This is a predicted structure of a 73-nucleotide RNA (transfer RNA) from Helicostylum pulchrum. Model confidence (mean pLDDT): 82 of 100. It matches the Rfam family "tRNA".
RNA sequence: GCGGAUGUAGCGUAAUGGAUAACGUGUCGGUCUCCUAAACCGAAGAUUGCGGGUUCGAGUCCCGUCAUUCGUG
Repeated sequence: GCGGAUGUAGCGUAAUGGAUAACGUGUCGGUCUCCUAAACCGAAGAUUGCGGGUUCGAGUCCCGUCAUUCGUG
């Protein structure tokens, strides 16, 4: 240089082009307890890497670009 894969909450993952982007873990608050842990209840936390395009509608499809990674001359 060329080709492929991946990028979504602090971390790990899901989501057939269609309801408010879901789950686990973690964080915070509460119940319980002498206290802590466990258990249970609740809350916050994402412009889905970035910039465009297609579409009534995009995390998903298309183009460009960045990062990580694999293959290859």